[in-house]
RNA sequence: GCCUCUUUAGCUCAGUUGGUAGAGCGACGCUUUCGUAAAGCGUAGGUCGUUGGUUCGAACCCAAUAGGAGGCU
Numbered sequence: 001g002c003c004u005c006u007u008u009a010g011c012u013c014a015g016u017u018g019g020u021a022g023a024g025c026g027a028c029g030c031u032u033u034c035g036u037a038a039a040g041c042g043u044a045g046g047u048c049g050u051u052g053g054u055u056c057g058a059a060c061c062c063a064a065u066a067g068g069a070g071g072c073u
Stems, first nucleotide, its partner, number of pairs: 001072007010025004019056001027043005049065005
C1' cells in the first nucleotide's frame, strides 16, 4: 500500500426482502423469608462508531471517514 470481516444498552450478542430497536447477564425496586441466597414480577438504561446521500420512511441500501481483528505484498 491492497483485500476481507467487524462497530447496536454497563458486558456478551440478536435484529428474518427498508416500516415505532430486543434478549441474556449485570444495576435498581417490589413480592416471598426471622434474615440472606434462590425464585417470581417490574423499572431504568441506546440520537445503532462518525459524516453525507437515496427513499414517504434507513440499524438495514450507497459513498466517504475513524477504531478493532485477520490476510496478501